[in-house]
RNA sequence: AUGUUAUUAAGAAAGGUGGAGAGAAUAGACUCUGUGAAACCUUGGCAACCUUCGCUUUUGCGAAAAGGUGCUACAUUCUACUCGCCUUUGGCGAGUGAGAUAACAA
Numbered sequence: 001a002u003g004u005u006a007u008u009a010a011g012a013a014a015g016g017u018g019g020a021g022a023g024a025a026u027a028g029a030c031u032c033u034g035u036g037a038a039a040c041c042u043u044g045g046c047a048a049c050c051u052u053c054g055c056u057u058u059u060g061c062g063a064a065a066a067g068g069u070g071c072u073a074c075a076u077u078c079u080a081c082u083c084g085c086c087u088u089u090g091g092c093g094a095g096u097g098a099g100a101u102a103a104c105a106a
Stems, first nucleotide, its partner, number of pairs: 002105007013043005021032003026080004044072003049068002051064005076098001081095006
C1' cells in the first nucleotide's frame, strides 16, 4: 500500500522543546493560531476495537482497564455526487463515494 467487516453528532489537557502555519487531498465556506500553528517529548485523561472476567450460548448482555492500538478545538468543522421532502438564491433527511480508527486476511 490492498481487500473484508465494524464504528465515525458521545467522551477526554497540562507542561517542555519548537517557531509559522494548521483543521487528510482538490474547490468553496467557516474556524484555530506569536495570548505560540505543525512536529517531537513528558505526564495525565477518554474510549473500550483487540484483551480479561462473569452470565448466556444464536450470540448477546454486564463488569474491568494491566497490556496492543487509537483518540484528547470546531459533527470526519461543513458542503461537493444521488434520491426524497419543504416554507426552493436555500433548508432538512437518507444514501453513495472519499477519509480516519480497529480487527482480520493475503